[in-house]
Molecule: transfer RNA
Organism: Nitrososphaerales archaeon
RNA sequence: GCCUCGGUGACUCAGCCUGGUAGAGCGAGCGCCUUGUAAGCGCUAGGUCGCGGGAUCAAGGCCCGCCCGAGGCU
Numbered sequence: 001g002c003c004u005c006g007g008u009g010a011c012u013c014a015g016c017c018u019g020g021u022a023g024a025g026c027g028a029g030c031g032c033c034u035u036g037u038a039a040g041c042g043c044u045a046g047g048u049c050g051c052g053g054g055a056u057c058a059a060g061g062c063c064c065g066c067c068c069g070a071g072g073c074u
Stems, first nucleotide, its partner, number of pairs: 001073007011025003020057001028044005050066005
């Protein structure tokens, strides 16, 4: 230098193919339960969807450029 995959809540990831309300688990806070803790159950908060631009009525998802990570080729 080129190719492939990935970047979404603190963490691990789904959602992208086929554009239309941003989700799950885990973690956190509160409550229920318990003599008490853990476990279990319920509720709540937590997101510039890596950055910039473009097309679109509308982008996490499409197009272009860049950054970062993993693997491969030379």